[in-house]
RNA sequence: GGGCCUGUAGCUCAGUUGGGAGAGCAUCGCAUUUGCAUUGCGGGGGUCAGGAGUUCGAGUCUCCUCAGGUCCA
Numbered sequence: 001g002g003g004c005c006u007g008u009a010g011c012u013c014a015g016u017u018g019g020g021a022g023a024g025c026a027u028c029g030c031a032u033u034u035g036c037a038u039u040g041c042g043g044g045g046g047u048c049a050g051g052a053g054u055u056c057g058a059g060u061c062u063c064c065u066c067a068g069g070u071c072c073a
Base pairs, nucleotide, nucleotide: 001072002071003070004069005068006067007066010025011024012023013022019056027043028042029041030040031039049065050064051063052062053061
């Protein structure tokens, strides 16, 4: 320098054919207990790496950039 893959909540990840942004753990509150833990119920938390484009509509499609991984030289 070139090819490919990955980037979504604090962490690990899902998101199928372009239309509802989600799960588990964590965190907070309530119930349960003498208290703690466990368990149950509920809440908060998102620049979908950044930007641009296509589209009525983009996490998803296209282009550029950035970061990480991998292969070739």